[in-house]
RNA sequence: AGAGUUUGAUCCUGGCUCAGGACGAACGCUGGCGGCGUGCCUAACACAUGCAAGUCGAGCGGGGAUUAGUUGGGGGGUUUACUCCUGACUGAUCCUAGCGGCGGACGGGUGAGUAACGCGUGGGUAACCUACCCAUGAGAGGGGGAUAGCCCUGGGAAACCGGGGCUAAUACCGCAUAUCUUUACCCUGUCGCAUGGCGGGGUAAAGAAAGGUGGCCUCUGCCGUGAGGCAAGCUGCCGCUCAUGGAUGGGCCCGCGUCCGAUUAGCUAGUUGGUGGGGUAAUGGCCUACCAAGGCGACGAUCGGUAGCCGGCCUGAGAGGGUGACCGGCCACACUGGGACUGAGACACGGCCCAGACUCCUACGGGAGGCAGCAGUGGGGGAUCUUCCGCAAUGGGCGCAAGCCUGACGGAGCGACGCCGCGUGCGGGAUGAAGGCUCUCGGGUCGUAAACCGUUUUCAGCAGGGAUGAAAAUGACAGUACCUGCAGAAGAAGCCCCGGCUAAAUACGUGCCAGCAGCCGCGGUAAUACGUAUGGGGCAAGCGUUAUCCGGAUUCAUUGGGCGUAAAGCGCGCGUAGGCGGCUUGUUAAGUCAGGCGUGAAAUCCGGGGGCUCAACCCGCGGCUUGCGUCUGAAACUGGCAGGCUUGAGUCUGGUAGAGGAAAGUGGAAUUCCUGGUGUAGCGGUGAAAUGCGCAGAUAUCAGGAGGAACACCAGUGGCGAAGGCGGCUUUCUGGGCCACGACUGACGCUGAGGCGCGAAAGCUAGGGGAGCGAACAGGAUUAGAUACCCUGGUAGUCCUAGCCGUAAACGAUGGGCACUAGGUGUGGGGGGUCAUCGACUCCCUCCGUGCCGAAGCUAACGCAUUAAGUGCCCCGCCUGGGGAGUACGGCCGCAAGGCUAAAACUCAAAGGAAUUGACGGGGGCCCGCACAAGCAGCGGAGCAUGUGGCUUAAUUCGACGCAACGCGAAGAACCUUACCAGGGCUUGACAUGCAGGGAAAAACGGCGGAAACGUCGUGUCCGAAAGGGCCCUGCACAGGUGGUGCAUGGCUGUCGUCAGCUCGUGUCGUGAGAUGUUGGGUUAAGUCCCGCAACGAGCGCAACCCCUGUCCUAUGUUGCCAGCAUUCAGUUGGGGACUCAUGGGAGACUGCCGGCGUCAAGCCGGAGGAAGGUGGGGAUGACGUCAAGUCAUCAUGCCCCUUAUGUCCUGGGCUGCACACGUGCUACAAUGGCCGGUACAAUGGGCUGCGAUGCCGCGAGGCGGAGCGAAUCCCAUAAAACCGGCCCCAGUUCGGAUCGGAGGCUGCAACCCGCCUCCGUGAAGUUGGAGUUGCUAGUAAUCGCGGAUCAGCAUGCCGCGGUGAAUACGUUCCCGGGCCUUGUACUCACC
Repeated sequence: AGAGUUUGAUCCUGGCUCAGGACGAACGCUGGCGGCGUGCCUAACACAUGCAAGUCGAGCGGGGAUUAGUUGGGGGGUUUACUCCUGACUGAUCCUAGCGGCGGACGGGUGAGUAACGCGUGGGUAACCUACCCAUGAGAGGGGGAUAGCCCUGGGAAACCGGGGCUAAUACCGCAUAUCUUUACCCUGUCGCAUGGCGGGGUAAAGAAAGGUGGCCUCUGCCGUGAGGCAAGCUGCCGCUCAUGGAUGGGCCCGCGUCCGAUUAGCUAGUUGGUGGGGUAAUGGCCUACCAAGGCGACGAUCGGUAGCCGGCCUGAGAGGGUGACCGGCCACACUGGGACUGAGACACGGCCCAGACUCCUACGGGAGGCAGCAGUGGGGGAUCUUCCGCAAUGGGCGCAAGCCUGACGGAGCGACGCCGCGUGCGGGAUGAAGGCUCUCGGGUCGUAAACCGUUUUCAGCAGGGAUGAAAAUGACAGUACCUGCAGAAGAAGCCCCGGCUAAAUACGUGCCAGCAGCCGCGGUAAUACGUAUGGGGCAAGCGUUAUCCGGAUUCAUUGGGCGUAAAGCGCGCGUAGGCGGCUUGUUAAGUCAGGCGUGAAAUCCGGGGGCUCAACCCGCGGCUUGCGUCUGAAACUGGCAGGCUUGAGUCUGGUAGAGGAAAGUGGAAUUCCUGGUGUAGCGGUGAAAUGCGCAGAUAUCAGGAGGAACACCAGUGGCGAAGGCGGCUUUCUGGGCCACGACUGACGCUGAGGCGCGAAAGCUAGGGGAGCGAACAGGAUUAGAUACCCUGGUAGUCCUAGCCGUAAACGAUGGGCACUAGGUGUGGGGGGUCAUCGACUCCCUCCGUGCCGAAGCUAACGCAUUAAGUGCCCCGCCUGGGGAGUACGGCCGCAAGGCUAAAACUCAAAGGAAUUGACGGGGGCCCGCACAAGCAGCGGAGCAUGUGGCUUAAUUCGACGCAACGCGAAGAACCUUACCAGGGCUUGACAUGCAGGGAAAAACGGCGGAAACGUCGUGUCCGAAAGGGCCCUGCACAGGUGGUGCAUGGCUGUCGUCAGCUCGUGUCGUGAGAUGUUGGGUUAAGUCCCGCAACGAGCGCAACCCCUGUCCUAUGUUGCCAGCAUUCAGUUGGGGACUCAUGGGAGACUGCCGGCGUCAAGCCGGAGGAAGGUGGGGAUGACGUCAAGUCAUCAUGCCCCUUAUGUCCUGGGCUGCACACGUGCUACAAUGGCCGGUACAAUGGGCUGCGAUGCCGCGAGGCGGAGCGAAUCCCAUAAAACCGGCCCCAGUUCGGAUCGGAGGCUGCAACCCGCCUCCGUGAAGUUGGAGUUGCUAGUAAUCGCGGAUCAGCAUGCCGCGGUGAAUACGUUCCCGGGCCUUGUACUCACC
């Protein structure tokens, strides 16, 4: 510091999401040790039990216990002595209910309430209090009356209460005293911002007190013989009273700051103020009486919601944002609500009273209670601990003290809840072990990892010693920390992730299933995204997930955003508050700036030190604490005050343009209607029609009249207005602008939240008006429908008056003002100059308005550009992802319609802007193609053939499906083929390779069974010297598969398309996708060529090079040819090379020549010559790519699947099944024909398992036979149409041949299913084929026959060959397909 996600791609806008940090956490998996922290965020829900506030006997009286002394009465034991029990007195020690004092207002808990002077910060108190503590001064004299306890007694279950009697005090009450204090009055000093404060003096009145305990008996008194004791006294200590001051702690007041909602806009009667009074420690409507009518509020009152506030904590670069656990300060609360009492202090957590809810006890009369103290329980909840130890330390209460109390606190326990530290070993160790995973089987990886060898012992364990914390004593923690010793690698690793973001991939399983997922998204049979495994990455006693906060998010933008088109300028103006404001002088010092002082608590944080072995943690020092207050100073700027100025603004004068506004009047054209005339059959309307009007006289035409609305030409990208808007002419009234010259005022200005006004059309109310037009409505058409577009009618409305409405793509989608920043060119208004003078022109300058083009600059781009969207300043309005929605609810407005204001739930991962490449368009331009048109012949109807669908079937094997599947794979299914079905067999297999063991054979032949395969028996017995090989059997590896996936693939192919296109390098332009080049002007069959050009070149295509064919030349003539010569039945033979032909080689055509056109070009048109002329004709040749096009069944191949079968062998069947439908063909329907007879002329090809002549037989298919020929020689092989002659005479025929019957032939192991051919007989449909549709532009279509591949046989199919041989093309509007340019797009698996 960023990243992912909108698109085919791009830039921008914009939202969503992620990586970081944090946490009082929770959940899942896992869990060795220690230190320091931390732990009910929910039910301020309810609480069992124990503890958490007592203490003082040195305030007081009493009681009890123990003990000492004295003593007696009594009693017991005992001999007196002595001893025991008991009583009295005196003393000592201890305990204590009560009275009394101090403390229970601290400490501890919680966050309900509270939006408040509650908190924070800074001040004020001249308006106050402060127990205990400190300092100073003064005092403490003398009296009195009670009351608990106790005793007696009563009531009650209890809690507790009552009556009578006695008693003490540091309890209570008078009196005295008064340095003093308070109050009242008088005099006076001084000070303050006001009220007033602080002093001094005087007078008057009022106001105090408590004692306790030690020491000493020198003096005094008492007791005692005395020792001695007691009292007084003196003295110490602790207390007491008054006063002043301090310290500490508080009360009250004020400035500033402190959440959200305006869909809460008005709130307020003690309300605001005053006076008197009351109350308080104290000010105050705090309370009360009276008087006045105020007070608060857009600078957000009131109301509603939420919330304890802060130091801080988390985050952030900061500014900010979030938060208020622990620790610290303040506040509030203590079951809920209310109240006061006591007290220095409370309206009082472990006090009281009342009410309420709840719980408990009860003898039913009545009582008791308050964990938001520490533990703990139930409950709630995702969730939060021990009913622990100790007062040893620190601190607190009481006490003179000892001490007591202290769940404050110090510790321990539980919880990985957090932070920090440590460990689970370290070194060596390659046969890279076993094992796992993977694999192309070679290996790779886990991996020096382990084993093994060596070594160490932190932590934990065991044992010994043993602190600091304590100042004299005193240690809960704790036999803890720490130290030492001992044993042994020994007891100690998991969690998440591995598609991108984001670090880390493979295998298997699964098959849009199961599942994952923060976003984008994965999963539909090869998933790096699911699950598991292996491996890897990350972190580590933790790791992940979830919730929440900040960050990233400059995505609320102060720092630091925007508003022409992305969300966003109010429709326009006037103007209030507010904000901002020209030049200059003086002054002030509020803002501003500088310095000083105070404060900004501590902790936290930061820096550098120190202490725990380190760290976390802790201690001390410094800094920080950005703020507030105060003092002093400065005066440039902003503000205030005072003064001046003229340039901003305004006023006056003179001109000037204009559809600016309002009212009244007026004009002509046109439409319609009415009346009359002329006149006759239609008019009207449309793409075409019809509805409609018209013989009752329309339309047309002429004349007259009526009425309403709008103003042709002028007219302009022109003018005016703030916008909406404004258009015949005249008059009246009226607003604003601009220009010129001077004068005047003297900042009077700009903007403008609210507010007010104006505001197109439609609509509404009332009343007029109504020609034309015309929602609704009606009819006619159109159409699949047509609630539309078109036509005929037609109501509201459109018009006027008055009043509403208040919206709009009210748009320049651009708020207003001022200033600055190149120009060019139009146009409207004004002024000036020039033109020797005037006028009209011309040209120049200038101010204002209005357009276009364009520099810099800006912009995401488009574009804007002195009329800014540039550069600045001022003010207003508005925006913050899309949908929901400008909707609901509420409020305001409106007669209504509706308008203004304006959400949320829920939902999506986008929605968008601009531009780019394509594709598309019933967009445009240019141009091609048998694309249309013009023609010829067909198809679609019939019969048959063939393919396909469908149906059927045991099976009818499979594939191909618009063009581009369907006489296609099939160039040939009777068996085979064959992949399908049925049945019968085989299992290392029908076929390949290797290894091990064994064996004799195997093949072949024969017999038997069988449909065959096969089984079984017999005969039989290989090469080599050996090893071994061939063969067979057994076993192991493996074979085999036309099983799946053409959407895993290679290869091959189809198609666009033989179309003219497709790209690259460098340069240039663009933020970029991309563009340019390749566009443009010509031209071509062509991105063919030329010219131009920020492009210059190049590649794949085009063309050419190749083959066939057309002409000529030349060479060579056999099997070919034959003019002349000879010969024959015959080019048969001799001969010949001339010709044909064949086979080689060459020539020829290049827009080369001429003319015209064209840009002096490319090229086009015409012509000459030529066999051929502008690519001569035909073929081969198919750019980048598209269609997940076709093919796993040609072949190859990944993966998956089958393995006595999905392999393999065999027999038979099927692929030929038939109600139907379609494609492609054949034959026809006839006379340009059919039939019969006669007679011509080809070419390409094929032939030895072959072609097969002559001859003979058969009506024929064919047979017998075999010459010749491996072929320019022989054969297939008579070409047919044509031509000549004859018959038929328009008929379902002498057309047509289907179908069926019969008889034959051929091939073949075999023609039943299921071949072809022949003959005889039979003689179906069909008389030119609906909508629609196909081919062809010349040796073409059409027509005629011939050959070949496949093949035993089977051809109407396919591939070839030649014969005869047309018609037509005006033309490019339209249909189809295509090319280039351009335009629109919300399309881009792209218009199916």